[in-house]
RNA sequence: AUACUUCUUCAGGGUAGGGUAAGGGAGAAAUUCCCAAUUCCUAACCGGCGGUGAUGGUUAAUCCUAAGCCCGCGAACCCUUUUUGGGUUGAUCCGGUGAAAAUCCGGAGCCGACGGUAUAGUCCGGAUGGGAGAAGAAGCCU
Numbered sequence: 001a002u003a004c005u006u007c008u009u010c011a012g013g014g015u016a017g018g019g020u021a022a023g024g025g026a027g028a029a030a031u032u033c034c035c036a037a038u039u040c041c042u043a044a045c046c047g048g049c050g051g052u053g054a055u056g057g058u059u060a061a062u063c064c065u066a067a068g069c070c071c072g073c074g075a076a077c078c079c080u081u082u083u084u085g086g087g088u089u090g091a092u093c094c095g096g097u098g099a100a101a102a103u104c105c106g107g108a109g110c111c112g113a114c115g116g117u118a119u120a121g122u123c124c125g126g127a128u129g130g131g132a133g134a135a136g137a138a139g140c141c142u
Stems, first nucleotide, its partner, number of pairs: 001142001004139007015043001017042003023035004044122002046112002048073004056064002068110002077087003092108005114125003
């Protein structure tokens, strides 16, 4: 130093805006008044983990750093089982530069489990949960 084993810790962000009003209430009544959506319309905001990477730092190598929509993983859901295994799981284009762009620069878009509730990425709940993984310690082997 690599691999392996054990243990410890850590491991998700986001609506105080405007409009409308399903519904509810007040009233003798009115074409009246009041309440009422983080779910609708509008506007705003957010982006887990690993990899890759033409960015930036560095004389350079190394190293550090750069993707929600490129590859994969996790959560959620389903099946099988009883702790594993399998399945399933969202979204990007255009222009520029260039030898090369899915990542750079500019522009315009798009996406976001399940249950609850007025239709929810942002509220409440399962969840003081789980977890990709990250850091550290000890052991063991060469």
This is a predicted structure of a 142-nucleotide RNA (FMN riboswitch aptamer (RFN element)) from Atribacter laminatus. The RNAcentral record of the sequence draws on Rfam. The source organism's lineage runs through Bacteria, Pseudomonadati, Atribacterota, Atribacteraceae and Atribacter. Its Rfam family is "FMN riboswitch aptamer (RFN element)". Rfam 15.1 lists 6,230 matches to the family in 5,120 species. Its family is annotated with FMN binding in the Gene Ontology.